RNA sequence: CCGCGCUAGGCGGGGAGCUAGCGGUUCCCUGAACCCGCAAGCCGCUAUAGCGGGGCUGAAGUCCCUCCCGAGGGAGUGGCUUCGGGGUAGGGCUGACGCGCGCGAGCGCUGACGGCCAGGUCCCGCGCACCGAGUCCCUGCGAACCGCGUCAGAUCCGGGAGGAAGCAGCGCUAAGCGGACGACUCGGGGGCCGCGGAACAGCCUGGCCCGAGCAAGCCGCGAAGGCACCGCCGCGAAAGCGCUCUCGAAGGCGGGUGCGCGG
Numbered sequence: 001c002c003g004c005g006c007u008a009g010g011c012g013g014g015g016a017g018c019u020a021g022c023g024g025u026u027c028c029c030u031g032a033a034c035c036c037g038c039a040a041g042c043c044g045c046u047a048u049a050g051c052g053g054g055g056c057u058g059a060a061g062u063c064c065c066u067c068c069c070g071a072g073g074g075a076g077u078g079g080c081u082u083c084g085g086g087g088u089a090g091g092g093c094u095g096a097c098g099c100g101c102g103c104g105a106g107c108g109c110u111g112a113c114g115g116c117c118a119g120g121u122c123c124c125g126c127g128c129a130c131c132g133a134g135u136c137c138c139u140g141c142g143a144a145c146c147g148c149g150u151c152a153g154a155u156c157c158g159g160g161a162g163g164a165a166g167c168a169g170c171g172c173u174a175a176g177c178g179g180a181c182g183a184c185u186c187g188g189g190g191g192c193c194g195c196g197g198a199a200c201a202g203c204c205u206g207g208c209c210c211g212a213g214c215a216a217g218c219c220g221c222g223a224a225g226g227c228a229c230c231g232c233c234g235c236g237a238a239a240g241c242g243c244u245c246u247c248g249a250a251g252g253c254g255g256g257u258g259c260g261c262g263g
Stems, first nucleotide, its partner, number of pairs: 001263006009057003012030005020046005034054005063256003067252002072247006079241003083236002085233002088231001090230002092227003097222004102218002106214002114209008123197005128191001130188007138179004147172004155164003
């Protein structure tokens, strides 16, 4: 070095989760890789950390180790984007109001602006009128019998004189139903009304004084406030991206690992 037979080992691994821990069942990644049984209110074990049974391969392309690369997972951060929330010192938009020898429709010597006076407008109380309701006064109607008066006829009592009850009719009235003027009480968000009070700033109307300006709107400047488009925030959410740490499949470089027999 070659051949044969064996043995250790191998016939998938990893992340999450579970667990005191390890492995498995579960989910995910990798990618092609023996079979059967067990397992989440778990299963099997204990640092040599799945167990039981069977099969294949086997010292290297396949087993073991370092390093590189790295799918994917986990933890953290809260940097960027997105979404939401917040407030308003900056930008933006808006802007009551103020200012201007600014422009200026129009108004103004038949009197502007300003000043003074009176009345009204607003409020409170009382009244008047009106409207509504009720009561009273006046008045009309109003009872088959169970209201009153008078009661023909008929009835009853009586020998008679006479007496009794009493329907219809007539008259009257009660409850009740109406009507007109009036009186009183109560109520009425209305009044070309009256009296008193309060208030008297503005506005309106009228009068007086004064004697030349007033002025909608536009423009410019300032500006309380408002909006939240941008900006801003020891704000929130979790999605994507980023950063840090960590585990790490597959792949790659390099290294390592037997026993026996024969040639």
The prediction has a mean pLDDT of 81.
A computed fold for a 263-nucleotide RNA from a Thermoleophilaceae bacterium, annotated as Bacterial large signal recognition particle RNA.
A source record names the gene ffs.
Its Rfam family is "Bacterial large signal recognition particle RNA". The family is grouped with related families in Rfam's "SRP clan". Rfam classes the family as a non-coding RNA gene. Rfam describes the family as follows. The signal recognition particle (SRP) is a universally conserved ribonucleoprotein involved in the co-translational targeting of proteins to membranes.